[in-house]
RNA sequence: AUUACUCUUCGGGGUGGGGUGACCUAAACAGGAAUUCCCGACCGGCGGUAAAAGUCCGCUAAUCUCUCACAUUUUUUAUUAAAAAUGUUCGGGACCGAAUCUGUGAAAUUCAGAUACCGACGGUAAAGUCCGGAUGAUAGAAGAGUAUA
Numbered sequence: 001a002u003u004a005c006u007c008u009u010c011g012g013g014g015u016g017g018g019g020u021g022a023c024c025u026a027a028a029c030a031g032g033a034a035u036u037c038c039c040g041a042c043c044g045g046c047g048g049u050a051a052a053a054g055u056c057c058g059c060u061a062a063u064c065u066c067u068c069a070c071a072u073u074u075u076u077u078a079u080u081a082a083a084a085a086u087g088u089u090c091g092g093g094a095c096c097g098a099a100u101c102u103g104u105g106a107a108a109u110u111c112a113g114a115u116a117c118c119g120a121c122g123g124u125a126a127a128g129u130c131c132g133g134a135u136g137a138u139a140g141a142a143g144a145g146u147a148u149a
Stems, first nucleotide, its partner, number of pairs: 003147008015040001017039003023032003041129002043119002045059004054117002063094004069088008099115005121132003
């Protein structure tokens, strides 16, 4: 230094402010009421790419689905059998947002300047930023060990 396996640690940020008032309390014409609406503010996981990327090429969460395996339950039956339902791991599939111009340069949809745009599901006054699944999972990053050449 290569490959395989095992283990450990790490592994996502952001609404302060102003306005409106569905609705609620109520019976005073009063009080409450959106981090969700409107204005404005703010944020940007991982690998790659001639040069650094939310918007290029891919990956990761959630949701749905399929095969195999395993577990549980039920039924038929009494056979190391069959069928059905539910759940779980690996794997496959579906779904999966958004950028342009100018400049510099050998090289940049990645840098600089300018102007834009995007953001799962459930809850709730309609949510990228609140609460929840999640003290979870994962793309991956770093390290240690064992075996092999």